[in-house]
About this RNA: This is a predicted structure of a 374-nucleotide RNA (Bacterial RNase P class A) from a Gemmatimonadota bacterium. The gene name in the source record is rnpB. RNAcentral holds the sequence, with entries from ENA. Of the family's consensus pairs, 91% are formed in the model.
RNA sequence: CGAGGGGGGCGAAGGGCCGCGGAUCGGUGCCCGCUGGGCGCGCGAUUCGAGGAAAGUCCGAGCUCCGCAGGGCAGGGUGCCGGGUAACGCCCGGGCGGCGAAAGCCGACGGAAAGUGCCACAGAGAAGAGACCGCCGGCGACCGGCGCGCAAGCGUGCGGCUGCCGGUAAGGGUGAAACGGUGGGGUAAGAGCCCACCGCCCGUGCGGGUAACCGCCGGGGCACGGCAAACCCCACCCGGAGCAAGGCCAAGCAGGGGACAGUGGUGGCCCGCCGCGUGAUGAUCCCCGGGUAGGCCGCACGAGGUGUCGGGCGACCGGCAUCCCAGAUGAAUGGCCCGCUGAACAGAACUCGGCUUACGGCUCCCCUCCGCGG
Numbered sequence: 001c002g003a004g005g006g007g008g009g010c011g012a013a014g015g016g017c018c019g020c021g022g023a024u025c026g027g028u029g030c031c032c033g034c035u036g037g038g039c040g041c042g043c044g045a046u047u048c049g050a051g052g053a054a055a056g057u058c059c060g061a062g063c064u065c066c067g068c069a070g071g072g073c074a075g076g077g078u079g080c081c082g083g084g085u086a087a088c089g090c091c092c093g094g095g096c097g098g099c100g101a102a103a104g105c106c107g108a109c110g111g112a113a114a115g116u117g118c119c120a121c122a123g124a125g126a127a128g129a130g131a132c133c134g135c136c137g138g139c140g141a142c143c144g145g146c147g148c149g150c151a152a153g154c155g156u157g158c159g160g161c162u163g164c165c166g167g168u169a170a171g172g173g174u175g176a177a178a179c180g181g182u183g184g185g186g187u188a189a190g191a192g193c194c195c196a197c198c199g200c201c202c203g204u205g206c207g208g209g210u211a212a213c214c215g216c217c218g219g220g221g222c223a224c225g226g227c228a229a230a231c232c233c234c235a236c237c238c239g240g241a242g243c244a245a246g247g248c249c250a251a252g253c254a255g256g257g258g259a260c261a262g263u264g265g266u267g268g269c270c271c272g273c274c275g276c277g278u279g280a281u282g283a284u285c286c287c288c289g290g291g292u293a294g295g296c297c298g299c300a301c302g303a304g305g306u307g308u309c310g311g312g313c314g315a316c317c318g319g320c321a322u323c324c325c326a327g328a329u330g331a332a333u334g335g336c337c338c339g340c341u342g343a344a345c346a347g348a349a350c351u352c353g354g355c356u357u358a359c360g361g362c363u364c365c366c367c368u369c370c371g372c373g374g
Base pairs, nucleotide, nucleotide: 001371002369003368004367005366006365007364008363009362010361014338015337016336017335018334020049021048022047023046024045025044026043027041028040029039030038031037032036051345055356056355058354059353060352061351062350063242064241065240066239067278068277071274072273073272075238076237077236078235079234080094081093082092083091084090095109096107097106098105099104110233111232115231116230117227118226119225132172133171134168135167136166137165138164139163140162142160143159144158145156146155147154148153180198181197182196183195184194185193200220201219202218203217205216206215207214208213246297247296248295249294255288256287257286258285259284267281269279304323305322306321307320308319309318310317311316
């Protein structure tokens, strides 16, 4: 120089005029119970006003409502260890495994010896299976050569070709995967048959570590594959619904019929079932029909932001100081001019902590070296 990896920031000029929404102060009109308050105003001034994802609605919570608390079944979620956090399926650190030359990245990471199930096709054979080719041993047949023989025929440690029986799972083939691997010994040829190392199993064994786990020692049969992101087993966690939650005010209408229980307990009491305890109580259930969908609150002071100091490898925690930073409701940011420029994904609707997805470009810091040059 180049290539690669990890972390952070920006997300863009600026100025002028007019126009939007909130807050505060002032002014002003009307009203009242009149030192004050309420409702309005096309009034004035000051000030604030869309994102890193505002998206997805996938998790977790805060908050609101359902009367309360606990149990079981079903259902759902997580899944190595230790921490962080309000909590989580998130984040940090570590262990093990995989990828990478490395920095680093990824992991749906408890259990296959509790049980059930699946592994197509190919292949001899796919879980306690198996002999296609091959290797070894035995017994033959046929053809040729050679020897003996007049011939028929006989022999053959020769060559070719081929059948049956037995042994074998080392070599080759099939396959994603073949019932341990490498090397040696042994064998007719082979095989954990035997040996060394690795691998696997057992050991209330020893050491390090909070732990997951790592290392060592001893013994052993040398043997029971993969899939649980299959059903399942194990451990831990989980009440439900959601701001269109839920309250207040105003306005308006029209109720009718039926079922069940009632002085002790029916029914209902926010996904389903069972059981127990308790509480208040017709506010229960079914059918037909009518009215309203307006206004206000909830609505932003928060597990908040910023700066700094201390603790911690880190996520993060604590102290001090300081700041208030959108609250709309068919839904606020627009128009014009000058000027600048690199433009993508893209607009809050209860709020936060995360995850995931989309995205053009600029910039800062740290790390690595299979590459090139000095």